[in-house]
Molecule: Bacterial RNase P class A
Organism: Deltaproteobacteria bacterium
């Protein structure tokens, strides 16, 4: 100098004028003063929770989720470090990473044959025929072809030709020793020389999981029709109670009269289920002190944890957080003067993540190539 990899930060500042929202002080009220006021993703609503209700709340099934190991965390499908596999010269990056020997199903086309799986071309031996050359029988899976993938790889020996047929190395399986918390790794011994792929197919295994949600919910106020119909029960239990089912558990009504004294029937009530219909749709709370933020010290490879100190930083409800001027900061054009400019994009219960959109500026570390010293 070129081109690359990883991590992090910022997203305007100050002053004035005017205008909004909240808190707070003063003021009889009007009003005046002070302080604060939309992001790195506020987006998606994809995960995990806090919180609220069902609710007194248990067990099982179904259903759903995760899937190397250890750690972090309130928790997670998130994060950190490590292991294994793959990509890259490298710094680094990626992985939906348990099981195919429990079972079912699949591997198109091509190819002889796609897993209890082969002989199309070819090679070798014998026989017949024969100018050329063709046919039959037997052996073979090393070579070629097809394919994403074809009964481990490479080398030597051996064979009629071949083949783990034999041997060495690698690979695979089993056992042991050592190291590691562990996933695993290294070494040694032995063995069969063999168990294709894919579970992001169903499935099996291990672990985890109530549901619904701030339009949750609580309180106050207003108003109506204490409505109507059908069915059913009335303690010998109708019915109700987390999203589906079962078991268990809990809650649950009010009876009275008459008919022939019973079973039973009728009437009026009371409870429940279903359907139709009517009223209200206003206010306050929930609503921001929290697994919080910032700084320092200590521990840890790290994610992160502990202690101390300081701080309270938007709470609207058809919906505030704005407009203008000046100066400075950043950036673009330009010799300068001067002029222009800013991507993705707006809180609505809160927090921890992930994913997506995106412009400009800056900082640090690392690896590769070239040149110079």
């Nucleotide at each position: 100098c070129a081109a690359g990899a990883g991590a992090c930060g910022g997203c305007g500042a100050c002053g004035g004028u005017c205008g909004c929202u909240g808190a707070u002080u003063c003021u009889u009220u009007u009003g005046a003063g002070u302080c604060a006021g939309a992001g790195g993703a506020a987006a998606g609503u994809c995960c995990g929770g806090g919180c609220u209700u069902c609710a007194u709340a248990g067990g099982g099934c179904a259903a759903g989720g995760u899937g190397a190991u250890u750690c972090g965390u309130a928790a997670c499908g998130c994060g950190a470090a490590u292991c294994g596999g793959g990509g890259g010269c490298g710094a680094c990056c990626c992985c939906a990473g348990g099981g195919a020997a429990a079972g079912u199903g699949c591997c198109a086309c091509a190819g002889a044959a796609a897993a209890u799986a082969u002989a199309c071309c070819g090679c070798c031996g014998c026989c017949c025929u024969u100018u050329c050359u063709g046919g039959g029988c037997g052996g073979u899976a090393a070579g070629g072809g097809u394919g994403a993938a074809a009964a481990g790889g490479c080398g030597a020996g051996g064979u009629a030709a071949g083949a783990g047929c034999u041997c060495a190395c690698c690979g695979c399986c089993g056992c042991g020793u050592u190291g590691g918390u562990g996933a695993c790794a290294a070494c040694g011994c032995g063995g069969g020389c063999a168990c294709g792929g894919a579970a992001a197919a169903c499935c099996c295994c291990a672990c985890c999981u109530g549901a619904a949600g701030c339009a949750a919910g609580a309180c106050c106020g207003c108003a109506u029709a204490g409505g109507a119909a059908g069915g059913u029960g009335u303690u010998u239990g109708a019915g109700g109670c987390c999203g589906g089912c079962c078991c268990g558990g809990c809650c649950a009504a009010a009876g009275a009269g008459g008919g022939u004294u019973u079973u039973c029937c009728c009437u009026c009530g009371c409870g429940c289920c279903u359907u139709c219909g009517g009223g209200u749709u206003g206010g306050u709370c929930g609503c921001g002190u929290g697994a919080c933020a910032u700084g320092a010290a200590g521990g840890g490879c790290g994610a992160c944890c502990u202690u101390c100190a300081u701080g309270c930083a938007a709470g609207a409800u058809g919906a505030a957080u704005g407009a203008c001027c000046g100066u400075c900061a950043c950036u673009c054009u330009g010799u300068a003067a001067a002029g222009g400019g800013g991507a993705c994009a707006g809180a609505a219960c809160c927090c921890g993540g992930c994913u997506u959109a995106u412009g400009c500026c800056g900082u640090c570390u690392c690896a590769u190539g070239c040149c110079a010293u």